Predicted 3D model of a 150-nucleotide RNA (c-di-AMP riboswitch aptamer (ydaO/yuaA leader)) from a Thermoleophilaceae bacterium. The organism belongs to Thermoleophilaceae, within Bacteria. The coordinates come from a structure-prediction model, not an experiment, and the mean pLDDT is 79. It was read from a public genome assembly, where an Rfam model found it.
This record gives sequence, C1' cells and structure tokens, in this order.
RNA sequence: CUUGUAGGCCUGCCGAAUUCGCCGCCGGUCCAACCCGGUGGUGAUACGGGGGAACCAGUAGUUGGGGCGAGUCGGUCGCAUGCGACCGUAGCGCGGCUCUUUCGGCGCGAGCCCGGCAGCUAACCCCGAAGGCGCGAAGAGAGAGGCUUC
Repeated sequence: CUUGUAGGCCUGCCGAAUUCGCCGCCGGUCCAACCCGGUGGUGAUACGGGGGAACCAGUAGUUGGGGCGAGUCGGUCGCAUGCGACCGUAGCGCGGCUCUUUCGGCGCGAGCCCGGCAGCUAACCCCGAAGGCGCGAAGAGAGAGGCUUC
C1' cells in the first nucleotide's frame, strides 16, 4: 500500500411494512442482579390491502376472469412459436430539513398471487405490517413552513 473477515459508530433510499408489551436464547461480563444490544416466538399497533347491499353501472362469460404493485403498451430481430434480446413508451423513483412547483441530470419501467370466482358498495368479514440497497459526496431556481444559532 492492497485484499479479506469480524465488530462498532454516523447516516440516507425503495416499500404499507413503523412502534410497543411478554417469553426463550445469545452477547456486553470473571460471577450474580440490574441495565444495554441482537435474535426466535407470541400479542398488539402507526400505516396498507381484499371481500361484501340498496342505488347506479354492466350484458359479457377457453378469446376464461381477477388481485397486489409505478412496472403498461408498441416496434424490430432471433426463434424451438413458448420465449429471449434490443429500441422506445404510459407511468414511477432519486439528488441530504419538509411540502408544492419549474429547469436540468441519473435510474426503474419487475415480479408474485387467487383458482372458475369477486363492478361500485353502508353495516359487516378477512389479510399484510416484509424484504432489499446506499454512505468516494449530496444539481439549480421560486413559494410556503419548520428547526437551530445569534
């Protein structure tokens, strides 16, 4: 100097996926209590989703239909006619206090599920409350607000 591993601290992003209680285990620790952290289970929860009348809408139903999600649609090529690659695109996300907005830059434009069945939908019923990334540097203008300092 470089690489790998382990731990700790600071700190942001996508997403509904946050917060709290209890029990067990592991560690901080040489022992115990207390405390702290991690983790598995469980109960609840911010937040999110589905089903489900009247009225309204609808007349389709192997050309099956439907849900979550930004993730739709089109073209070209290859081709084993299912799929793959590429170029666009509706739409979506990011640039560091937050919201709205303008310009400009960068990126995404997937995947999964239900199982013959579901329009809307009060009462009512059911479900989720994960996971994955970044911290070698963070664009500029306007309006409103917030925080901190003097």